[in-house]
Record summary:
A computed fold for a 350-nucleotide part of an RNA from an uncultured bacterium, annotated as small-subunit ribosomal RNA, central domain. Its Rfam family is "Bacterial small subunit ribosomal RNA". RNAcentral holds the full RNA, with entries from ENA and SILVA. The coordinates come from a structure-prediction model, not an experiment, and the mean pLDDT is 87.
Context: one part of a larger RNA
RNA sequence: CUGGGUGUAAAGGGCGUGUAGCCGGGAGGGCAAGUCAGAUGUGAAAUCCACGGGCUUAACUCGUGAACUGCAUUUGAAACUGUUCUUCUUGAGUAUCGGAGAGGCAAUCGGAAUUCCUAGUGUAGCGGUGAAAUGCGUAGAUAUUAGGAAGAACACCGGUGGCGAAGGCGGCUAUCUGGACAGUAACUGACGCUGAGGCGCGAAAGCGUGGGGAGCAAACAGGAUUAGAUACCCUGGUAGUCCACGCCGUAAACGAUGAAUACUAGGUGUAGGGGGUAUCGACUCCCUCUGUGCCGCAGUUAACACAAUAAGUAUUCCGCCUGGGGAGUACGGCCGCAAGGUUGAAACUC
Numbered sequence: 001c002u003g004g005g006u007g008u009a010a011a012g013g014g015c016g017u018g019u020a021g022c023c024g025g026g027a028g029g030g031c032a033a034g035u036c037a038g039a040u041g042u043g044a045a046a047u048c049c050a051c052g053g054g055c056u057u058a059a060c061u062c063g064u065g066a067a068c069u070g071c072a073u074u075u076g077a078a079a080c081u082g083u084u085c086u087u088c089u090u091g092a093g094u095a096u097c098g099g100a101g102a103g104g105c106a107a108u109c110g111g112a113a114u115u116c117c118u119a120g121u122g123u124a125g126c127g128g129u130g131a132a133a134u135g136c137g138u139a140g141a142u143a144u145u146a147g148g149a150a151g152a153a154c155a156c157c158g159g160u161g162g163c164g165a166a167g168g169c170g171g172c173u174a175u176c177u178g179g180a181c182a183g184u185a186a187c188u189g190a191c192g193c194u195g196a197g198g199c200g201c202g203a204a205a206g207c208g209u210g211g212g213g214a215g216c217a218a219a220c221a222g223g224a225u226u227a228g229a230u231a232c233c234c235u236g237g238u239a240g241u242c243c244a245c246g247c248c249g250u251a252a253a254c255g256a257u258g259a260a261u262a263c264u265a266g267g268u269g270u271a272g273g274g275g276g277u278a279u280c281g282a283c284u285c286c287c288u289c290u291g292u293g294c295c296g297c298a299g300u301u302a303a304c305a306c307a308a309u310a311a312g313u314a315u316u317c318c319g320c321c322u323g324g325g326g327a328g329u330a331c332g333g334c335c336g337c338a339a340g341g342u343u344g345a346a347a348c349u350c
Base pairs, nucleotide, nucleotide: 003322004321005320006319007304008303012318014201015200016199017198021194023192025088026087027086028085029084030083031082033081034080035077036076037075038074039073040072041071042070049065050064051063052062053061054060091191092188093187094186095184096183098181103177104176107173109171110154114150115149116148117147118146119145120144121143125136126135162169163168206247207246208245209244210243211242215241216240220236221235222234223233258317259316260315261314262313263312266295267294268293269292270291271290272289273288274287275286276285299306300305323350324349325348332343333342334341335340
């Protein structure tokens, strides 16, 4: 390389957008590059293969044939691929109408709680634990009442509910804005799928500059526990957590399951639409589209399990795997302020 694989054994890229490339719907006509058929030339000899001959046999050798699966030229065929022209509407997109949604950006506002401050009432404890102690408190704490300040997060609703490509998104209001879905079938007429590189997005932690800092809390200090206790428990507490701008680019970034299309028993919830039957009136009954769950047949699977949201049956394209350790290490390249990231071996060893 081929082959076989990729939920859990090694292996799906964190996610999107999209370049090259690969692949690509129905009908008709042309061309003939691929494809197929014929002819001609060439494809040295030897070798190989088949049948004969010669050395006593064989190796060896001689003869004849076949073969040399290729290339070039030429004549034709037109189903398929390709190319070109015409055309179609079901793939794709546009338009219009309608409802749903924690989708995104920025802004205002709200109440509960917490902490702190001020004032009142009030007096000896509070706090904490398995039990304690450190800690706070007669300079008046804890508790309670009133007022004020600050920052962060949004109880109930809340739901295998919704939205988003993923990361993720949850108080209220209005502005700006992306996408999906259902109905209509007016328009375009294959405009599609995938996608090496590229570009963009990307939790938390971390980094830079400037703010902010209530609660929580790495580090750190103290008190306990213990043989010890650089921990678990307790009292404190700084970075950080929050905001703006800029980096970082990683996660068990998980459904451990790449994207797209088509097909293949059913049953039952739920979310958002549409249609129908009956009726005074669909909340109930039936059908249907899109999403999200559970159960389950065929089939698949090593088993577990998956099962129209496939891990079934097929096609197209991309990523990745190829015994364990060494090692996601070393070296080099690229990226980064750094931390580090990305690409990624070998010796040796079992």